RNA sequence: AGAGUUUGAUCCUGGCUCAGAACGAACGCUGGCGGCGUGCCUAACACAUGCAAGUCGAACGUGAAAGUCACCUUCGGGUGGCGAGUAAAGUGGCGCACGGGUGAGUAACACGUGGGUAAUCUGCCCUCAGGAUCGGGAUAACCAACCGAAAGGCUGGCUAAUACCGAAUAAUGUCGUUCCACACAAGUGGUUCGAGCAAAGGUGGCCUUGCUACCACCUGGGGAUGGGCCCGCGUACCAUUAGCUUGUUGGUAGGGUAAUGGCCUACCAAGGCAGCGAUGGUUAGCUGGUCUGAGAGGACGGCCAGUCACACUGGAACUGAGACAGGGCCCAGACUCCUACGGGAGGCAGCAGUGGGGAAUUUUGCGCAAUGGACGAAAGUCUGACGCAGCAACGCCGCGUGAGUGAUGAAGGUUUUAGGAUCGUAAAGCUCUGUCAGUGGGGAAGAAUUGUUAGGUGGGUAAUAUUCAUCUGAAGUGACGGUACCCGCAAAGGAAGCACCGGCUAACUCCGUGCCAGCAGCCGCGGUAAUACGGAGGGUGCAAGCGUUGUUCGGAAUUAUUGGGCGUAAAGCGCGUGUAGGCGGUUUUUUAAGUCUGGUGUGAAAGCCCGGGGCUCAACCCCGGAAGUGCAUCGGAAACUGGGAGACUUGAAUACGGGAGAGGGAAGUGGAAUUUCGAGUGUAGGGGUGAAAUCCGUAGAUAUUCGAAGGAACACCAGAGGCGAAGGCGACCACCUGGACCGGUACUGACGCUGAGGCACGAAAGCGUGGGGAGCAAACAGGAUUAGAUACCCUGGUAGUCCACGCUGUAAACGAUGAGUGCUGGUUGUUGGGGGUGUUGACUCCUCCGGUAACGAAGCUAACGCGAUAAGCACUCCGCCUGGGGAGUACGACCGCAAGGUUAAAACUCAAAGGAAUUGACGGGGGCCCGCACAAGCGGUGGAGCAUGUGGUUUAAUUCGAUGCAACGCGAAGAACCUUACCUGCCUUUGACAUCCUUCGAAUCUUAUAGAGAGAUAUAGGAGCGCCCUUCGGGGAACGGAGUGACAGGUGCUGCAUGGCUGUCGUCAGCUCGUGUCGUGAGAUGUUGGGUUAAGUCCCGCAACGAGCGCAACCCUUGCCUUUAGUUGCCAGCGGAUAAUGCCGGGGACUCUAGAGGAACUGCCGGUGUCAAACCGGAGGAAGGUGGGGAUGACGUCAAGUCAUCAUGGCCCUUAUAGGCAGGGCUACACACGUGCUACAAUGGCAAGUACAGAGGGCAGCGAAGGGGCGACCUGGAGCGAAUCUCUUAAAGCUUGUCUCAGUUCGGAUUGCAGUCUGCAACUCGACUGCAUGAAGUCGGAAUCGCUAGUAAUCGCGGAUCAGCGUGCCGCGGUGAAUACGUUCCCGGGCCUUGUACACACCGCCCGUCACACCAUGGGAGUUGGUUUGACCAGAAGUCGGUGGGCUAACCUUCGGGAGGCAGCCGCCUAAGGUAUGAUUGGUAAUUGGGGUGAAGUCGUAACAAGGUAACC
Repeated sequence: AGAGUUUGAUCCUGGCUCAGAACGAACGCUGGCGGCGUGCCUAACACAUGCAAGUCGAACGUGAAAGUCACCUUCGGGUGGCGAGUAAAGUGGCGCACGGGUGAGUAACACGUGGGUAAUCUGCCCUCAGGAUCGGGAUAACCAACCGAAAGGCUGGCUAAUACCGAAUAAUGUCGUUCCACACAAGUGGUUCGAGCAAAGGUGGCCUUGCUACCACCUGGGGAUGGGCCCGCGUACCAUUAGCUUGUUGGUAGGGUAAUGGCCUACCAAGGCAGCGAUGGUUAGCUGGUCUGAGAGGACGGCCAGUCACACUGGAACUGAGACAGGGCCCAGACUCCUACGGGAGGCAGCAGUGGGGAAUUUUGCGCAAUGGACGAAAGUCUGACGCAGCAACGCCGCGUGAGUGAUGAAGGUUUUAGGAUCGUAAAGCUCUGUCAGUGGGGAAGAAUUGUUAGGUGGGUAAUAUUCAUCUGAAGUGACGGUACCCGCAAAGGAAGCACCGGCUAACUCCGUGCCAGCAGCCGCGGUAAUACGGAGGGUGCAAGCGUUGUUCGGAAUUAUUGGGCGUAAAGCGCGUGUAGGCGGUUUUUUAAGUCUGGUGUGAAAGCCCGGGGCUCAACCCCGGAAGUGCAUCGGAAACUGGGAGACUUGAAUACGGGAGAGGGAAGUGGAAUUUCGAGUGUAGGGGUGAAAUCCGUAGAUAUUCGAAGGAACACCAGAGGCGAAGGCGACCACCUGGACCGGUACUGACGCUGAGGCACGAAAGCGUGGGGAGCAAACAGGAUUAGAUACCCUGGUAGUCCACGCUGUAAACGAUGAGUGCUGGUUGUUGGGGGUGUUGACUCCUCCGGUAACGAAGCUAACGCGAUAAGCACUCCGCCUGGGGAGUACGACCGCAAGGUUAAAACUCAAAGGAAUUGACGGGGGCCCGCACAAGCGGUGGAGCAUGUGGUUUAAUUCGAUGCAACGCGAAGAACCUUACCUGCCUUUGACAUCCUUCGAAUCUUAUAGAGAGAUAUAGGAGCGCCCUUCGGGGAACGGAGUGACAGGUGCUGCAUGGCUGUCGUCAGCUCGUGUCGUGAGAUGUUGGGUUAAGUCCCGCAACGAGCGCAACCCUUGCCUUUAGUUGCCAGCGGAUAAUGCCGGGGACUCUAGAGGAACUGCCGGUGUCAAACCGGAGGAAGGUGGGGAUGACGUCAAGUCAUCAUGGCCCUUAUAGGCAGGGCUACACACGUGCUACAAUGGCAAGUACAGAGGGCAGCGAAGGGGCGACCUGGAGCGAAUCUCUUAAAGCUUGUCUCAGUUCGGAUUGCAGUCUGCAACUCGACUGCAUGAAGUCGGAAUCGCUAGUAAUCGCGGAUCAGCGUGCCGCGGUGAAUACGUUCCCGGGCCUUGUACACACCGCCCGUCACACCAUGGGAGUUGGUUUGACCAGAAGUCGGUGGGCUAACCUUCGGGAGGCAGCCGCCUAAGGUAUGAUUGGUAAUUGGGGUGAAGUCGUAACAAGGUAACC
């Protein structure tokens, strides 16, 4: 410090997620030791039991017992001493207000910080001064009696005090009063006069009527410490909480308090608080600090420390220095316990502990040895404070689980390409060490006081007593604990796990699983080869821990002060006016609030940081320093901001002179047009549409002419022109009126800018009342369209549109751009005004100011774009944004007549949603171009019969594959058996086939039995002795039989694991690269543009220049010529022979054969064209513009096809999914489709005669002549491995004849009979022949196919496969056309451009209702809780006040009584409680509303392309 995730890719915006640190944690797995810390975050829920606050006999009065000793004894016991002035209770003093716990309440002077108290208190402590006199009456304990279950109570009697009371004395103290000084709110210091205090106590010493020491006591001053009260500032969220307040705000008087104060009371006034957030609601103890962070900040407040609050809940006071009191009292309430039912007792948020709650938090331990506290003169007692120990890996820190050596790289595991690799120097082995744990020994520090005692010094005293202070020594004191630590002994022995390994993120393989099981922080994995699931091996990380979960900060500049934004991503209010507020021109002077600077005080300790020190180190602890950015105060400075005073003119405003304008208001006027009405002419249509119809019209429309009425809107001018704040404003004239602009002069003198709230204006639609209503036109009606059409189109048509008045207050109210000011290159238009120049006339040019447009420098921007009218550079003020959806919705509030508007959430849900640009693809977008694409033609298919393939169906099986073009006469160039993979049945099991091993035998041939055969059985007999080597025993190779196991075998699965091959777009003209350049980038450029071409073919231009794969050419074939060669081919000339024939001799001329060459290149001419490329025409030529045909198929697309050609990974079967055999099936048949054949006839059929090919094949072959048969064919066997022989008569054609338009002399299906051929075998299921039979069919609906020339059409011939079998396929030649104007349209394709919400790319994307499931939520008759305001009733305890009739020790008394007090009663206040009504906030509810989510539901097709009616507000 960043990373992942939106996209095909890119940049940006933006959210989500991760890596870090931390924790009072919890959970899972695991667990050796020690040190130091920490440990109910939940129920402030309820608590059994024990302990947690007592102490003092030197304040006081009482005062045992057990036991023991002695004596007595009636042997039952009694008395006395000791125990012991002990225990114990009581009076009294001090303490119990500290210490310990918790965080419920509290948003507050509670806390923090800094001040004030001249408005105050302070026990114990210190210091100073003074004092301590004289008296009195009670009472508890105790004793006795009584009541009660108990708790406890009552009556009578005795008694003490440092308990209580009275009197005296007394001031510098308090109150009142006189005066003075200081200060200024009452006060401080001094001064003059009147009222109130003591324990003569305790202990000790002595020379005892007393003196003295110490402690205690009283009064006052001061100090210290600790409080009380007041003030400035700081201190959470909600405005969907905007008004709150009657003791309220202030005053006067009084009361009350230690003390100020409405703190309380009476009276008077009517104030006080609040947008700088009152009031209300929610949440919360606050702080030092802790965590995080670079910091600023954010979150938190456990341990420790300061402070506040609380003590079962609520209220109240008492005592006291201090409390409204945790282990005190009273009352009320809830709960628990005891009870004799009458009544009592209690309060763990002290330490342990229990139950409960919870994911979760410890021992009913030891000790006062240390530190601290209470009491005491002290010893000492008490102390769950505290010190220790126990439990818990809860955290931090430290240590260990060994070290060295060791390669047969052991065994074993895993993996493997079978070689190896890896665990791995790891282990074993050898050599060492001894931390920790174990064991045996030794063994601290923490302890120093107090007190006692010995000695010294000093104080005090009459005193060398006691005593006090201090110093030195002695004895003595340890819970932890025989602990830390040290030494010895033995022994590698007892001590490693957890998570992860797809990316982020370090770490990879095998097996299992098969969208299952599961994983997952985000993206996402899993559907048969998963580095992502589970296991294993290996690896990585951390380590006595490791992971997970939760939470906080960080990353997040994702609330932005540091440090963000608002044209299109979320975001500028529709617009103005203006209040508060914020900001503000030049200059002089002053002030010192802000600001800056220096000093002082404070900012507790701990913590953080730095330095040093102590535990072996560290954690931890100790000492010192620094810091603490703050607050307060004192002094200084005066630039800037602010305040005061004064001046200025440039900002702003005003006056004057001008012109421009759909600016606004209100009144009038005008013409064109539509419609309606009246009249005329006139006749059958009009209107409307894509086409129609509804509709109007013979009752006279439309058309046309004249007239009239009425309403609304104002053509041309008109312009990206003008005006206005915006909305908006358009005929003409006059009136009223606002603003801006220009010009130059004067005047005021900062008067300015912005603007939360507020107020005004504000299109259309809508609402109210009243008018008006021509046209248009929601709703509505009808007609069309359509599958439907509640739409688009048409015919009608009402609100409305118009006017007046009032409301509404919203729009894509847009420049999607708030207002104001200043600054920053230019160019060009236009509008208003001014100045100048030239002609002077319109006008031209230059220039200044204001407005409005276009293009562009710099700059900005994610890009697009903006660019003096900024989205540039700056300043001021306002508004607004913070992921998408839910939702601009719900609830609440305000506004509105309503419709609705404004303000405005949450639950839940997703990992995106979005902006700009890029490349593609697509469009019922555009432009250009091509193709038998259309058109123009010819012939077909679709109808019939048959053949063949497919689907479907059937079947035991009808084996499998191919499925739009690009499957369907396809794999299959040929299923009767075989093929054959399928079915049925019968058999085989190392196998039909390969390799290896053992054994036997040469191999090989042959026979028998039943059987469909395979195979089985019998093994019998015979023939046969081979090849190589040999030491002659034998061995080897090949082959056969038997056996064993490795293995064979599989047309079993996966073409979506693959290779190879193939199809298709498409023989379409495209597809890319290097370098350079442009762009943040994806990418672009090149390859686009202008021409041209069959072509990215070529030319020109150009930030491109070049190159590659494609195109073309090179190859084959065909067309012309030459040359070479001349058999089996040829025969012109010569010769021979024949009935005839190259038959023969010969020949190479010709044809032909097959080699080599030539030839065509837009080369030539003319025209067009950019002087180009090229095109058009022509000549010559066998051939002319790639001459015809073929081969040749770029980058890629379709997970296209093929595991059944072959090969191959993985999986599966192994007496079967392998192998063999027989028979059957692949040939089925209601039907549907594709591809063909034959036809429907006269351009024909039939019969007779007759002519002319090419290219191929042939030895298990072609097979001649001859003969036989009507024929298929048979016989025959010559010739030929073929330019020789043969298949082999080519057919259409031509010449005649016949048929005469018909289901025929067309057509030949089907069927019967008889045959031929092939073959082991033609039943299922071959082809052919003859005779007989003679079906459909008379040219084919919608639709659809091929073809542009030797082509279509038509005619026959050959070949592969093959025993036989084709209408198929592949070839060959014969005859041989028609048409193409043209590119509007259909289909496919290419290039450019445009839009896009598509990228699996339009077979895309996507919206809404309905149906189903689940989730959260709003309303809801109600119902049930919490909190709470005000009103009223009632009123415990208690303080205060009142009362005087009961009672009453101290004092007074004149002895009667009084003073004072107590109880009682009354009153005020008041807690709980109650009544009725509200407010607010939860839960729940029949039902209802929308919302969200959910692989394959329904209906449509709204949006994205011109989305098929442009979309949207």
Predicted 3D model of a 1513-nucleotide RNA (small-subunit ribosomal RNA) from an uncultured prokaryote. Rfam family: Bacterial small subunit ribosomal RNA. Model confidence (mean pLDDT): 84 of 100. The RNAcentral record of the sequence draws on ENA.